This is a predicted structure of an 84-nucleotide RNA (transfer RNA) from a Candidatus Moraniibacteriota bacterium. Rfam family: tRNA. Rfam classes the family as a transfer RNA. Gene Ontology term of the family: triplet codon-amino acid adaptor activity. The coordinates come from a structure-prediction model, not an experiment, and the mean pLDDT is 82. It was read from a public genome assembly.
RNA sequence: GCCCGGAUGGCGGAAUUGGUAGACGCGCUGGACUCAAAAUCCAGUGAUAGCAAUAUCGUGAGAGUUCGAGUCUCUCUCUGGGCA
Repeated sequence: GCCCGGAUGGCGGAAUUGGUAGACGCGCUGGACUCAAAAUCCAGUGAUAGCAAUAUCGUGAGAGUUCGAGUCUCUCUCUGGGCA
């Protein structure tokens, strides 16, 4: 230099053909149980603003296509692999 793949919460990891982003697990928080703890069970858990209801934003970065993009196109960054 060329080719292929990957980047989504605190972490791992889903998301069918472009149509509610974050299922599921771990962790964390609160509760139940216990003399107390562990284990187990129940509920909650992206961010910001707000007393709340709710609103807005959020898929590595920036643009494009589209009524609509995590998903398609272009450029760039980081990263795993292959060829020379």